[in-house]
Context: one part of a larger RNA
């Protein structure tokens, strides 16, 4: 000098930031991921067309018995529009956003490779989209179960599934040529041979999407030099260990897995053990090398109650998806079933110690969607904290009978001290009123917001405190106490004149702060 601090006194605003380091303890309640009806059958609800039915105002006729008539209403079927949406299905929940537990490791950071690899969505070529086929949810009926769910029969649709039919520059097997290399190999051209594809929607006129394949861009896997903390009171350690061969698995290379063979592998240039720890761009300090540190933004990794597993998917071995089994909590009809805030408030604990169960999707970004649009505790904003940096104030000139009062005197004074009082301005701030934003690009849309900001008026009005004064270390006297009471960072201070406790006076520094205490340089 710096702090993601905390404590004591104190405390006007204002812009920007920052705030659970402790218990990765345990969590009541709400919200954090949906979204397409322009993929599909339904299904309710509103109109709408045509038709039956029930009851019947009302007005005509009447032989007073009834007869026509036929609004409003209520019901069913039936065209056809339009909305809403549980289920099929499609895209997305694998991003965003939290934590830092474990990790000392190709896990970071850095430079290199992959003739050993994947890539939905986007973007550019190319080339195509024939015709067919069973099904199942949803319903509907029947049952079980306290629920939570869950069977069984029955009907039915699709961009849901599955055959067929075309097929290459594809993908495998056998060959040929030619040109490159960095071992194993790579491109390119070309023969046969075998196996593989598709879905439509819709404002009815374009468009959105559908297979197949080469390429791009993003995002990813995997290897490899070199970096990456303490201990030797840790000296040996390792059996899939180390290598071949072969076979399986993956994208994709490999003991990555299994089956035989050899017996290697690592170590004093610290293996292996045991202890700590996320890593980095940065950040602090220091002239500099260095040291300390990884809060906040930004890259990367690992996790998601604890251990284990895989499914789907282009991506996951998946924080608000599944399955097992543990430990907890919860509901039960005791048979059995639910849950996971290290997402955002917010509760209990724990601790010296950290905030609102706000507001909006107006803006930037994201997901779905042709689109309008919905959905986003991501975000943008507000609240709370002097928690830190920045910036403004508490006025400003004049004012000497150097007033009263204090305090101190050698009683002559000295000091407080232009300070006050008074006189003459001034309005940042306040406070009350009136207009009133930019952020919106685009007819419409702004939480923040009546916020910033301007303008008027009122009135010095509403605003200063905390340590220290023996030396280091700026800045002294009085009274009180008497080795007591207490001070203290070191050195010391106090036993009757204390500049060094304590209280006043006066000084000094800092300043809306100021000491103190912890930590690091």
């Nucleotide at each position: 000098g710096a702090c993601g601090a905390a404590c004591g006194c104190u405390g006007g605003c204002g812009g920007c930031g920052u705030g659970c380091c402790u218990a990765a303890c345990a969590c009541a309640u709400g919200c954090a991921a949906g979204u397409c009806g322009a993929a599909c059958g339904g299904a309710a609800c509103u109109g709408u067309u045509u038709u039956g039915a029930a009851a019947g105002a009302u007005u005509u006729c009447u032989u007073c018995g009834g007869a026509a008539u036929g609004a409003a209403u209520u019901u069913g079927a039936u065209u056809u529009a339009g909305u809403u949406u549980a289920g099929u299905g499609g895209c997305g929940g694998a991003c965003g956003g939290g934590u830092g537990a474990g990790u000392a490791a190709c896990g970071c950071g850095u430079g290199a490779g992959u003739a050993a690899c994947c890539u939905g969505c986007c973007u550019u070529c190319a080339a195509g989209a024939g015709g067919g086929g069973g099904a199942u949810a949803a319903c509907a009926u029947u049952c079980u179960g306290a629920a939570a769910a869950g069977a069984a029969u029955g009907c039915u649709a699709a961009u849901a599934c599955c055959g067929c039919a075309u097929g290459a520059c594809a993908u495998a097997u056998c060959g040929g040529a030619a040109c490159c290399a960095c071992a194993u190999g790579g491109u390119u051209c070309u023969g046969a041979u075998a196996u593989c594809a598709a879905a439509g929607a819709u404002u009815u006129u374009a468009u959105c999407g559908c297979u197949u394949g080469a390429a791009g861009a993003u995002g990813g896997a995997c290897u490899c030099g070199c970096g990456u903390c303490c201990g030797a009171u840790u000296a040996g350690u390792u059996a899939g260990u180390u290598g071949g061969u072969g076979a399986g698995g993956u994208a994709a290379c490999g003991g990555c897995u299994c089956a035989c063979c050899a017996a290697g592998a690592c170590c004093g240039c610290g293996a292996u053990c045991g202890g700590u720890a996320g890593c980095c761009g940065g950040a602090c300090u220091g002239a500099g090398a260095g040291g300390u540190u990884g809060a906040a933004c930004g890259g990367c990794c690992a996790c998601a109650u604890u251990g284990g597993g895989a499914c789907u998917g282009a991506g996951a071995c998946a924080c608000g998806g599944c399955c097992c089994a543990g430990a907890c909590u919860c509901c039960u009809a005791c048979g059995g079933g639910a849950g996971g805030c290290a997402g955002c408030a917010g509760u209990g604990g724990g601790g010296g110690a950290u905030a609102u169960u706000g507001c909006g999707c107006a803006a930037u970004g994201g997901g779905g969607g042709c689109a309008a649009c919905c959905c986003u505790g991501a975000c943008g904003c507000a609240g709370c904290a002097a928690c830190g940096c920045c910036g403004c104030g508490u006025g400003a000139a004049g004012g000497a009978u150097g007033a009263a009062g204090g305090u101190u005197u050698u009683c002559g004074g000295a000091u407080u001290g232009u300070a006050a009082a008074c006189u003459u301005c001034u309005u940042u701030u306040a406070u009350u009123a009136a207009g009133g934003a930019c952020g919106a690009a685009a007819c419409u849309u702004g939480a923040c917001g009546g916020u910033a900001c301007u303008u008027a008026a009122u009135g010095a009005a509403u605003a200063a405190g905390c340590u220290c004064c023996g030396g280091c270390u700026a800045a002294c006297u009085a009274c009180g106490u008497g080795c007591c009471a207490g001070c203290a960072g070191c050195c010391g201070c106090g036993g009757u004149a204390a500049u060094a406790c304590g209280u006043a006076g006066g000084g000094a520094g800092c300043a809306a702060g100021c000491g103190u205490u912890g930590u690091c340089c």

A computed fold for a 521-nucleotide part of an RNA from an uncultured bacterium, annotated as small-subunit ribosomal RNA, 5' domain.
Its Rfam family is "Bacterial small subunit ribosomal RNA". Gene Ontology terms of the family: structural constituent of ribosome and ribosome.
Model confidence (mean pLDDT): 84 of 100.